[in-house]
A computed fold for a 356-nucleotide part of an RNA from an Actinomycetota bacterium, annotated as large-subunit ribosomal RNA, domain IV. Model confidence (mean pLDDT): 88 of 100. The source organism's lineage runs through Bacteria, Bacillati and Actinomycetota. It matches the Rfam family "Bacterial large subunit ribosomal RNA". Rfam links the family to the GO terms ribosome and structural constituent of ribosome.
Context: one part of a larger RNA
RNA sequence: CUAUGGUUAAGGAACUCGGCAAAAUGCCCCCGUAACUUCGGGAGAAGGGGGGCCGAUUCUGGUGAUGGGACUUGCUCCCUGAGCUGGCGUCGGCCGCAGAGACCAGGCUGAAGCGACUGUUUACUAAAAACACAGGUCCAUGCAAAGUCGCAAGACGACGUAUAUGGACUGACGCCUGCCCGGUGCUGGAACGUUAAGGGGACCGGUUAGCUCUUCGGAGCGAAGCUGAGAACUUAAGCGCCAGUAAACGGCGGUGGUAACUAUAACCAUCCUAAGGUAGCGAAAUUCCUUGUCGGGUAAGUUCCGACCUGCACGAAUGGCGUAACGACUUCAGCGCUGUCUCAACCAUAGGCUCG
Numbered sequence: 001c002u003a004u005g006g007u008u009a010a011g012g013a014a015c016u017c018g019g020c021a022a023a024a025u026g027c028c029c030c031c032g033u034a035a036c037u038u039c040g041g042g043a044g045a046a047g048g049g050g051g052g053c054c055g056a057u058u059c060u061g062g063u064g065a066u067g068g069g070a071c072u073u074g075c076u077c078c079c080u081g082a083g084c085u086g087g088c089g090u091c092g093g094c095c096g097c098a099g100a101g102a103c104c105a106g107g108c109u110g111a112a113g114c115g116a117c118u119g120u121u122u123a124c125u126a127a128a129a130a131c132a133c134a135g136g137u138c139c140a141u142g143c144a145a146a147g148u149c150g151c152a153a154g155a156c157g158a159c160g161u162a163u164a165u166g167g168a169c170u171g172a173c174g175c176c177u178g179c180c181c182g183g184u185g186c187u188g189g190a191a192c193g194u195u196a197a198g199g200g201g202a203c204c205g206g207u208u209a210g211c212u213c214u215u216c217g218g219a220g221c222g223a224a225g226c227u228g229a230g231a232a233c234u235u236a237a238g239c240g241c242c243a244g245u246a247a248a249c250g251g252c253g254g255u256g257g258u259a260a261c262u263a264u265a266a267c268c269a270u271c272c273u274a275a276g277g278u279a280g281c282g283a284a285a286u287u288c289c290u291u292g293u294c295g296g297g298u299a300a301g302u303u304c305c306g307a308c309c310u311g312c313a314c315g316a317a318u319g320g321c322g323u324a325a326c327g328a329c330u331u332c333a334g335c336g337c338u339g340u341c342u343c344a345a346c347c348a349u350a351g352g353c354u355c356g
């Protein structure tokens, strides 16, 4: 010096991002116990008192000696209750700094955020507010079910049958869940438009038996067959089109003016939109400006709590707002407690270092 333990005057979080670490609490019995609450809880709430040993003693339990009695004479029954032993108490005394004497063995309270809860998770840097969850809603599926795996056979679903199974979202409970179907998606409709292969075969070719002409080289016409190209017409889903649907994906305005102080604008006008954000909440896990402003707590508070609303850029199952209980979660405050600190000292053990 490092590590691990131990003690410390006075103060007691002044330390620090933060009480991290340490200290403190700790067991049993008795008293007592708030807000709030889903009436179960909260609760071991909080906060107090007692606890050792010796003697005496009331009561009470176990065992049951001895003695007595009864007869049905038995390994019988009844009464008695010594001694030993256990327990709740009461009274008195003794010792120590200390009696749950060591080890072991909850710190507590107030307020807020998030998540209802128990649970699950990044095996080896994250345990959480993330995942799950019971509950809610929507969609699909009538059984050879939908869905999934497989080329198939086949299998799971399920030896189940819509109170079932699969998928999606939300996430206990309470109060609720507003407006928009223009876009995208999904579902339905089938009149019209568009639309493939196929069908169809008008019209136009190629080839040439033959015919005509010929300068004898060839040229023209050209049936059948074979063959090329092919218009009208016909024809499905789809798309267009018409509807429905937001606990489907999603979206939910601007400008100007106006009241008898001022300010503000219930009100008016106007533009645009599919519709212009309702209830509730709001500087919030969301607020840039911002340490917003006011209030509370502090001597002093960029955090915290309560309000305000000017919401850069909350908002209703991408759920909104509350909520008892719960949490090795996050934040703020207080009590207790302490070497965290003022400010360091000493002791023990182990290792290093220096000297020998």
Base pairs, nucleotide, nucleotide: 001351002350003349004348005347006346007345008344010342011341014340019337027051028050029049030048031047036041038172052094053093054092055091056090057089059087060086061085062084063083067079068078069077070076071074095099107335108334109333110332111331112330113329114327115326119131120130135170136169137168138167139166140165141164147156148155149154173322174321175320176319178252179251180250183249184248185245186244187243188242189241192240193239194238198234199233204228205227206226207225210221211220212219213218253271254270255269256268257267280314281311292308293307294306295305296304